[in-house]
Context: one part of a larger RNA
Molecule: large-subunit ribosomal RNA, domain VI
Organism: Candidatus Cloacimonadota bacterium
RNA sequence: CGUAGGAAAUUUGAGAGGUUCUACAUUUAGUACGAGAGGACCGGUGUGGACCAACCUCUGGUGUAUCGGUUGUGGCGCCAGCUGCAUCGCCGAGUAGCUACGUUGGGCAUGGAUAACCGCUGAAAGCAUCUAAGCGGGAAGCCACCCUCGAGAUUAGAUUUCCCAACGAGAUUCGUCGUAGACUACGACGUUGAUAGGUCACAGAUGUAAGUGUAGUAAUACAUUCAGUCGAGUGAUACUAAUAUUCCAUUGG
Numbered sequence: 001c002g003u004a005g006g007a008a009a010u011u012u013g014a015g016a017g018g019u020u021c022u023a024c025a026u027u028u029a030g031u032a033c034g035a036g037a038g039g040a041c042c043g044g045u046g047u048g049g050a051c052c053a054a055c056c057u058c059u060g061g062u063g064u065a066u067c068g069g070u071u072g073u074g075g076c077g078c079c080a081g082c083u084g085c086a087u088c089g090c091c092g093a094g095u096a097g098c099u100a101c102g103u104u105g106g107g108c109a110u111g112g113a114u115a116a117c118c119g120c121u122g123a124a125a126g127c128a129u130c131u132a133a134g135c136g137g138g139a140a141g142c143c144a145c146c147c148u149c150g151a152g153a154u155u156a157g158a159u160u161u162c163c164c165a166a167c168g169a170g171a172u173u174c175g176u177c178g179u180a181g182a183c184u185a186c187g188a189c190g191u192u193g194a195u196a197g198g199u200c201a202c203a204g205a206u207g208u209a210a211g212u213g214u215a216g217u218a219a220u221a222c223a224u225u226c227a228g229u230c231g232a233g234u235g236a237u238a239c240u241a242a243u244a245u246u247c248c249a250u251u252g253g
Stems, first nucleotide, its partner, number of pairs: 001152001005163007015149004021049007033038001051106005059100004066093005071086006110144003117137004170247002174190005195241003198237005204230003211224005
């Protein structure tokens, strides 16, 4: 821009893409078959492998703005307590998120038309013949079924609802943001508000803060104290910021 009024939501499905794998054990059954040795088809059940998808409850990894320990050195006048630098200085743990080595799920089943092939009826050709007319069976393959996209499918579809004469359905700018993200886009929210921050509570992490007291010459230990601190998690709460503003229909009824 189009889809002959302007919008919002829900859809149909022309068409396109994806998936389609496989082993072993067991049962049928030591049965059919076979002198024996051996040893099934068909069908049922279970457990796996590889591959694919989703997710983070568990098990792990990471987790450089979390907590703790600790070395050297510098600073805050000194002690104490903090703090800078040294690969995050090194080390031990670790929330959310992201992940696999983790968890869950998938290929099942079914129908239709067929290939090779197997048939029925049956002439040409008194017979025979699956074929010439006609009618069946038949594959991991094909078309459906399953999953995803999908009306620019210009054949531009359908349904529902809203809006129009001095007011506006709806959308955007702008702002607070994230499950989204390079930007854009997408999604949530904008006081008729829990969108983000703060605060409070909880979960979770670390592991018992500082100060003071006691014991000890002291290093240190114990008590106050499962303390203190804490990024992303959950819930609550308008304290702070979402203020203000902009654009847009009348070829239709």